This is a predicted structure of a 104-nucleotide RNA (Glycine riboswitch aptamer) from an uncultured Rhodobacteraceae bacterium.
Its Rfam family is "Glycine riboswitch aptamer". Rfam describes the family as follows. This family represents the bacterial glycine riboswitch. Gene Ontology term of the family: glycine biosynthetic process.
It was read from a public genome assembly, where an Rfam model found it.

RNA sequence: AAGGACACUCCGGAGAGUGGCGGGAAACCGCCCGCCGAAGGAGCAAGCGUCGGAGCGGUAACGUGCCGGCGUGAAUCUCUCAGGCUAGGGACGGAGGGGGCAUA
Numbered sequence: 001a002a003g004g005a006c007a008c009u010c011c012g013g014a015g016a017g018u019g020g021c022g023g024g025a026a027a028c029c030g031c032c033c034g035c036c037g038a039a040g041g042a043g044c045a046a047g048c049g050u051c052g053g054a055g056c057g058g059u060a061a062c063g064u065g066c067c068g069g070c071g072u073g074a075a076u077c078u079c080u081c082a083g084g085c086u087a088g089g090g091a092c093g094g095a096g097g098g099g100g101c102a103u104a
Base pairs, nucleotide, nucleotide: 003101006098008096009095010094011093012092017033019032020031021030022029023028034085035084036083040081041079042078043077047072048071049070050069051068052067053066055064056063057062
């Protein structure tokens, strides 16, 4: 070099009230009720690591399964803070050129 974090452009892209009231030309703002999960954010299972406890083996060092604490630990799971319930946005997927970095 291949590769590749990452950003950009294009295409596809779900769910849930175009809710009610007031203001406003509209976009939108405020309040109220009902909802959604796929911006973002948060939480965790097994496993792994470590510490302690009783037991067993061992002269001991230590080993071993069990119980408990702490740490680490994923998501499209869960929460619904944020965001959303016409548009816009949108996880994720595809395409395009770029590409810090790193290896041969």